Predicted 3D model of a 535-nucleotide part of an RNA (small-subunit ribosomal RNA, 5' domain) from an uncultured bacterium.
Context: one part of a larger RNA
RNA sequence: GAUUGAACGCUGGCGGCAGGCCUAACACAUGCAAGUCGAGCGCGAAAGUCCUUCGGGGCGAGUAGAGCGGCGGACGGGUGAGUAACGCGUAGGAAUCUACCCAGUAGCGGGGGACAACUCGGGGAAACCCGAGCUAAUACCGCAUACGUCCCCUUUCUUCGGAAGGGGGGGAAAGGUGGCCUCUAUUGAUAAGCUAUCGCUAUUGGAAGAGCCUGCGUCGGAUUAGCUGGUUGGUGGGGUAAUGGCCUACCAAGGCGACGAUCCGUAGCUGGUCUGAGAGGAUGAUCAGCCACACCGGGACUGAGACACGGCCCGGACUCCUACGGGAGGCAGCAGUGGGGAAUAUUGGGCAAUGGGGGCAACCCUGACCCAGCCAUGCCGCGUGUGUGAAGAAGGCUUUCGGGUUGUAAAGCACUUUCACUGGGGAGGAAAGGCCCAUCCCGAAUACGGAUGGGAGUUGACGUUACCCAGAGAAGAAGCACCGGCUAACUCCGUGCCAGCAGCCGCGGUAAUACGGAGGGUGCGAGCGUUAAUC
Numbered sequence: 001g002a003u004u005g006a007a008c009g010c011u012g013g014c015g016g017c018a019g020g021c022c023u024a025a026c027a028c029a030u031g032c033a034a035g036u037c038g039a040g041c042g043c044g045a046a047a048g049u050c051c052u053u054c055g056g057g058g059c060g061a062g063u064a065g066a067g068c069g070g071c072g073g074a075c076g077g078g079u080g081a082g083u084a085a086c087g088c089g090u091a092g093g094a095a096u097c098u099a100c101c102c103a104g105u106a107g108c109g110g111g112g113g114a115c116a117a118c119u120c121g122g123g124g125a126a127a128c129c130c131g132a133g134c135u136a137a138u139a140c141c142g143c144a145u146a147c148g149u150c151c152c153c154u155u156u157c158u159u160c161g162g163a164a165g166g167g168g169g170g171g172a173a174a175g176g177u178g179g180c181c182u183c184u185a186u187u188g189a190u191a192a193g194c195u196a197u198c199g200c201u202a203u204u205g206g207a208a209g210a211g212c213c214u215g216c217g218u219c220g221g222a223u224u225a226g227c228u229g230g231u232u233g234g235u236g237g238g239g240u241a242a243u244g245g246c247c248u249a250c251c252a253a254g255g256c257g258a259c260g261a262u263c264c265g266u267a268g269c270u271g272g273u274c275u276g277a278g279a280g281g282a283u284g285a286u287c288a289g290c291c292a293c294a295c296c297g298g299g300a301c302u303g304a305g306a307c308a309c310g311g312c313c314c315g316g317a318c319u320c321c322u323a324c325g326g327g328a329g330g331c332a333g334c335a336g337u338g339g340g341g342a343a344u345a346u347u348g349g350g351c352a353a354u355g356g357g358g359g360c361a362a363c364c365c366u367g368a369c370c371c372a373g374c375c376a377u378g379c380c381g382c383g384u385g386u387g388u389g390a391a392g393a394a395g396g397c398u399u400u401c402g403g404g405u406u407g408u409a410a411a412g413c414a415c416u417u418u419c420a421c422u423g424g425g426g427a428g429g430a431a432a433g434g435c436c437c438a439u440c441c442c443g444a445a446u447a448c449g450g451a452u453g454g455g456a457g458u459u460g461a462c463g464u465u466a467c468c469c470a471g472a473g474a475a476g477a478a479g480c481a482c483c484g485g486c487u488a489a490c491u492c493c494g495u496g497c498c499a500g501c502a503g504c505c506g507c508g509g510u511a512a513u514a515c516g517g518a519g520g521g522u523g524c525g526a527g528c529g530u531u532a533a534u535c
Stems, first nucleotide, its partner, number of pairs: 001535004006531005013382006019375002021340001026338003030335003035071003040068002043065001048059004078293003087218007096210003101206007109143001111141002118133006148160001165198002168195002219265003226256003231253008268290004272283004295316005318329004346372001348371003354368001355366004385415004395406004419476001421471005429462001433458001435455007479524005484505003490519005500507002
């Protein structure tokens, strides 16, 4: 000099953009942070309102709600404890898996038995649990079919392995029966073939993702020199999606190490960031990629995917409830609290946008996100006025008492009105989705559905938005550090080795440009200094 996730002191007008627990991976009150689907399935209220023969019935409504089932809870969000490691970075590799998505091929036949919800009974303070009975499905289980797989084998046989339907359109006939309506008619509902669409099964490939292996690189200590028994390799077996001592039985006796093994300490790694002419040094906040963790330790279940932050089980510590028998919990999600600390924010608004989950969709959910609030924490921009004005006013300071200086500074005069304030106007972030129309495709179809185009009307948290216009009036807006040398800036008074200053050299013991105050000056400026830290 540059820099910072800074802190402290004094001071503080506005805006834009960014950033904001670096310490206790300490403990957490409260609220919210992951749901969704009725177009998979069976059940199914109430408020309110209308009618009533006062028994009840209709609408609300097959709505709310719980349950079975599907998909999602493995993403997104947080933290950096652990880890010196194939963890990360980079360059390669072969023995693998992959839900949803895209493309292709083939199929989707025929049966069965349950379990919740519910009803009844029982236990418990609660959490919740038990027994009996009824029932549906895209839940579950067989059978058939096979393109896939395995073994034998070489052209044939054996083994194993599938499935599910939904809703939209269209639409008769018969009968008086299960329901409703009516006895003429209309409307509505409904079966089959048909049709488009969303699914389902098997399989091939893609896309994207994940697991595994290897070369090289990746902090300090030798006052750590030897380390190793599943250890190193082989064979058989097991296990995995897959290679492999990954595991196991047997056999062999190997493997690593001064090119630093082992041990100890420290540490998430990287793109990057800071500094520097560079080489290098330091660092890893925010943003992005990877990894690890989720009270501490261990374990598996489910699943395409976890050994799973807001899932389960066991052990431990801690906290809470209890009728003492037994139960409940996990903010390193967003806010917030206590504690620790020099130190780090609101228990805010909204799903309008972007993105994610579910759903055909409408839509629902989303503390991701978008915004707002707080903080000069940083960077950037703007303002605190402009011109004129010598009687060089008064006052202050100083003086050799003549003056000098503050100083065009002020006053005065003439202007301007950025920003802030008040009033008015006012973009963009909005594209849609849904609705209507037209054409094309599909198809038996002028249904439905899809594509394209057109049309009308909507959807904004921010928001009193940005921006523009008008109004008033210089009106509301300057400090901080320093002035001995380094280092830009000097005098007076006070003090008297005292009080004090100090980054280094050093100042102070009676004229101190070095202490304290004042006047003046210098430097930066909504900041300025100090401390800490890196180059």